RNA sequence: UGCGGGGUCGUCUAGUGGCAGGACACAUGGCUCUGGACCAUGUAGCCUAGGUUCGAAUCCUAGCCCCGCAG
Numbered sequence: 001u002g003c004g005g006g007g008u009c010g011u012c013u014a015g016u017g018g019c020a021g022g023a024c025a026c027a028u029g030g031c032u033c034u035g036g037a038c039c040a041u042g043u044a045g046c047c048u049a050g051g052u053u054c055g056a057a058u059c060c061u062a063g064c065c066c067c068g069c070a071g
Base pairs, nucleotide, nucleotide: 001070002069003068004067005066006065007064010024011023012022013021018054026042027041028040029039030038047063048062049061050060051059
């Protein structure tokens, strides 16, 4: 440098154009003599900039970062 794959709550992971979900973690409450476990509730996220569309995490373009292959 070229090609391919990837980037979503703190972490991991779903979401094939129509309300961004789950697990763990965290916070609060319940339970308990205390803690843990368990139960309930809550906080928190689409890599960046444009484009298409009534509507984009999703499609298109460019860029940034990570991984792989080739040179």